Small-subunit ribosomal RNA, 3' major domain from a metagenome, 473 nucleotides, folded computationally. The RNAcentral record of the full RNA draws on SILVA.
Context: one part of a larger RNA
RNA sequence: UGACGGGGGCCCGCACAAGCGGUGGAGUAUGUGGUUUAAUUCGAUGCAACGCGAAGAACCUUACCUGGGUUUGAAAUGCAGUGGAAAGCCUGUGAAAGCAGGCCCUCUUCGGACCGCUGUACAGGUGCUGCAUGGCUGUCGUCAGCUCGUGUCGUGAGAUGUUGGGUUAAGUCCCGCAACGAGCGCAACCCUUGUCCUUAGUUGCCAUCAGUUCGGCUGGGCACUCUAAGGAGACUGCCGGUAUCAAACCGGAGGAAGGUGGGGAUGACGUCAAGUCCUCAUGGCCUUUAUAUCCAGGGCUACACACGUACUACAAUGGUCGGUACAAAGGGUCGCGAUACCGUGAGGUGGAGCUAAUCCCAAAAAACCGGUCUCAGUUCGGAUUGGAGUCUGCAACUCGACUCCAUGAAGUUGGAAUCGCUAGUAAUCGCGGAUCAGCAUGCCGCGGUGAAUACGUUCCCGGGCCUUGUACA
Repeated sequence: UGACGGGGGCCCGCACAAGCGGUGGAGUAUGUGGUUUAAUUCGAUGCAACGCGAAGAACCUUACCUGGGUUUGAAAUGCAGUGGAAAGCCUGUGAAAGCAGGCCCUCUUCGGACCGCUGUACAGGUGCUGCAUGGCUGUCGUCAGCUCGUGUCGUGAGAUGUUGGGUUAAGUCCCGCAACGAGCGCAACCCUUGUCCUUAGUUGCCAUCAGUUCGGCUGGGCACUCUAAGGAGACUGCCGGUAUCAAACCGGAGGAAGGUGGGGAUGACGUCAAGUCCUCAUGGCCUUUAUAUCCAGGGCUACACACGUACUACAAUGGUCGGUACAAAGGGUCGCGAUACCGUGAGGUGGAGCUAAUCCCAAAAAACCGGUCUCAGUUCGGAUUGGAGUCUGCAACUCGACUCCAUGAAGUUGGAAUCGCUAGUAAUCGCGGAUCAGCAUGCCGCGGUGAAUACGUUCCCGGGCCUUGUACA
């Protein structure tokens, strides 16, 4: 100087407390451990691995296993020799890859291009080492810290500044001070949302006028809504109080918004030899008729069990039937696909329109209004299983999703323990997108309905500053 303390002081955080809803019990989905297996490819392992890499394993992917092939190789760059236009088609065998054979044909500026074969340099490797590395990422933590120059103090390591008194979300600002300044962080600048104005009108409006098949449908019009570009607006600016009359704090006015308005992007010096050699790049090592490469089939989907994360429930604030209303954000030409017809349905036939503020996906659902069920393992719950189908796709056996009929399991609110959340949040309800031929209870977004509670900082956890002890570095 640090680190540590079941030392002290001050302060903060859904850290506790106050509340609301869960997990832990059931069934299923998914990941992991373990076990099994020819193989169940590999990595990730307290927080910070476990719906993680994987934004989608039937083949492919695929790295694993079994079997069948190839060896200058599936793809790259040369050199030497040699042959042929390149290419294409057919036959046999085979699971395919491949192997064997046949047909067709002959570019040229004679340099060569392209292709095959032979040889040689080499290629190739998702092989090892993340404890040789780059790059990228997680974490402490969006915590308020981490440092430097000059000066001063100290023999020196170092100290001071950065401590102290206040204050703040903040090393934020003020005052003081052997310090005076500065840098990386904080804040602001960026995006979005909340109010208004201007500009613009193939979206919107009967607001106003006319027509109307009553649909902004038509004429007409940009007032409003909206869209998207520019601007205004919030700065403790104003008032009162408190304060060292400093920073600032408390209250108020005006205002759409008030003290960082809400949300996002943004992550200092560093820590964990944290993660990744399987994104990529790369040193070293290993391999070279194999640890390379092609193909078929299988496996990654196994199953006594254990754990994590979710979904669906156990019902009446509900189930079911009928009627009826209101979104936002997205996607669409190898695509989205309307009206119509067929089918109980998944879906099929068909094809209008749309390269999209114009057409389509598209029905929002919970909510609301009626009917019914009357507390039961039920008209709750839907697992499982049998049968029949639809769609995608060469192909749904291993191993897809969905539909219909039948079946109707566990489950009556969950031990010890444990998680999330402070407001348009939790809870609850549906919608969309990426990946994608097909496949979503996962992920990423979008809106609808919409709470309760916070006395407080004694305690648990994590963190910041000062101080103290130390046989630790």